[in-house]
Context: one part of a larger RNA
RNA sequence: UGACGGGGGCCCGCACAAGCGGCGGAGCAUGUGGUUUAAUUCGAAGCAACGCGAAGAACCUUACCAGGUCUUGACAUCCCUCUGAAAGCACUAGAGAUAGUGCCUCUCUUCGGAGCGGAGGAGACAGGUGGUGCAUGGCUGUCGUCAGCUCGUGUCGUGAGAUGUUGGGUUAAGUCCCGCAACGAGCGCAACCCCUAUUGUUAGUUGCCAUCAGUUCGGCUGGGCACUCUAAUGAGACUGCCGGUGACAAACCGGAGGAAGGUGGGGAUGACGUCAAGUCAUCAUGCCCCUUAUGACCUGGGCUACACACGUGCUACAAUGGCUGGUACAACGCGCAGCGAACUCGCGAGGGUAAGCAAAUCGCCUAAAGCCAGUCUCAGUUCAGAUCGGAGGCUGCAACUCGCCUCCGUGAAGUCGGAAUCGCUAGUAAUCUCGGGUCAGCAUACCGAGGUGAAUACGUUCCCGGGCCUUGUACA
Numbered sequence: 001u002g003a004c005g006g007g008g009g010c011c012c013g014c015a016c017a018a019g020c021g022g023c024g025g026a027g028c029a030u031g032u033g034g035u036u037u038a039a040u041u042c043g044a045a046g047c048a049a050c051g052c053g054a055a056g057a058a059c060c061u062u063a064c065c066a067g068g069u070c071u072u073g074a075c076a077u078c079c080c081u082c083u084g085a086a087a088g089c090a091c092u093a094g095a096g097a098u099a100g101u102g103c104c105u106c107u108c109u110u111c112g113g114a115g116c117g118g119a120g121g122a123g124a125c126a127g128g129u130g131g132u133g134c135a136u137g138g139c140u141g142u143c144g145u146c147a148g149c150u151c152g153u154g155u156c157g158u159g160a161g162a163u164g165u166u167g168g169g170u171u172a173a174g175u176c177c178c179g180c181a182a183c184g185a186g187c188g189c190a191a192c193c194c195c196u197a198u199u200g201u202u203a204g205u206u207g208c209c210a211u212c213a214g215u216u217c218g219g220c221u222g223g224g225c226a227c228u229c230u231a232a233u234g235a236g237a238c239u240g241c242c243g244g245u246g247a248c249a250a251a252c253c254g255g256a257g258g259a260a261g262g263u264g265g266g267g268a269u270g271a272c273g274u275c276a277a278g279u280c281a282u283c284a285u286g287c288c289c290c291u292u293a294u295g296a297c298c299u300g301g302g303c304u305a306c307a308c309a310c311g312u313g314c315u316a317c318a319a320u321g322g323c324u325g326g327u328a329c330a331a332c333g334c335g336c337a338g339c340g341a342a343c344u345c346g347c348g349a350g351g352g353u354a355a356g357c358a359a360a361u362c363g364c365c366u367a368a369a370g371c372c373a374g375u376c377u378c379a380g381u382u383c384a385g386a387u388c389g390g391a392g393g394c395u396g397c398a399a400c401u402c403g404c405c406u407c408c409g410u411g412a413a414g415u416c417g418g419a420a421u422c423g424c425u426a427g428u429a430a431u432c433u434c435g436g437g438u439c440a441g442c443a444u445a446c447c448g449a450g451g452u453g454a455a456u457a458c459g460u461u462c463c464c465g466g467g468c469c470u471u472g473u474a475c476a
Base pairs, nucleotide, nucleotide: 001476002475003473004472005471007470008469009468010467011466012465013464015460016459019424020423021422022421026315027314028313029312030311031310032309033308034306035305042053043052064301065300066299067298068297069296070295073125077124078123079121080120081119082118083117084116088103089102090101091100092099093098106115107114108113127290128289130288131287132286136284137283138279139278140277141275143273148187149186150185151184152183153182154163155162156161167178168177169176193267194266195265196264198235199234200233201232202231203230204229207225208224209223212222213221214220238261241255242254243253244252245251317417321376322375323374324373325372326371327370333364334363335362338357339356343352344351345350383414388409389408390407391406392405393404394403430452431451432450433449434448435447436446
């Protein structure tokens, strides 16, 4: 100087408390451990691994296993020889890779050759998702959006170092004020950026419809741009004003005005560093290793196994509910190898035909919870839907291992969950649907969108994490 303390003081955070909803029990989904296996590829490991890499394993992916094959190689550059094909299409053998046959069959030219491609050969080399993240770059997690981390000069100290950065107030903040052997400065904080809440101007189609006219009652048509909205640019909030407290300060408390008030709400943004944290399997890269194999191709299998254990979720256990009928209101988005209306067939998944739309125009697109009416009457039920049988649909070369969906039947566990444990302070939790990425197909996951919409916070003694000052130390 740090670190640590079941030392002290001050302070903060859904840290506790106060509340609301869960997890832990059930079934299923998914990840992991373990076990099994020819293989169940690899990585991730307290918080900060475990719906994680994977924004989507039937083949492919794929790195794993079995079998069948290749050896200058699936991919790149260079040399020599031969050649004009190769590719494509068809046939044969084969599981295919591959091999053979047939059809088809280059360009320029100064006629030397050149370009492009193929075959063969030799070697330089290729190749490696092989090892080392404890050799590394880059990127990332975490403490933590915590308020800290430092420097120059000066001063003090033999020195390590201190001071500044401590102190009195204050703040979300090393934020600001005052004081002070310090005076300044940098990286952080804040602001500048984006979305959102109010409004002006500009603009008026594909959007809108107050007034006028027509109307097949549909903004449909004429018409209009007022309103909604769209999207560009402005305004607006600054403790600016008033009162009080305060040290005449910073600031705090209350009020006015205001759509919004003291950081308005949300996002992006992550200082010096810590964990030899993670990643050699995104990529790059040193060294080591393999080189007829640890490289490459193919078929099939595996990554989907299953006595069990754990994490994360979904669906429930019902009446604030289930079912039936009627009826209302979104936003974000996406669409040409696409979205697909209307019509029609089918109980349905879906099929047929096909308009429009590169989209404020057309489509996905009926939002659901809600509201109205009826029924069920507390039961393993008209709850719940696992599992299984049968029949179908779709995608795709192909759904056996191993996809999703529909219909009929079947109708399991489950009656609110031990110890323990998690999230959340407001348009939040809870609950309800919708969209998107990935994607041929496949979503209870992920990323977004809107609808309905709470309860509680006395307080900081205690648990956890953190900041500042101080104290002890046999620790560094």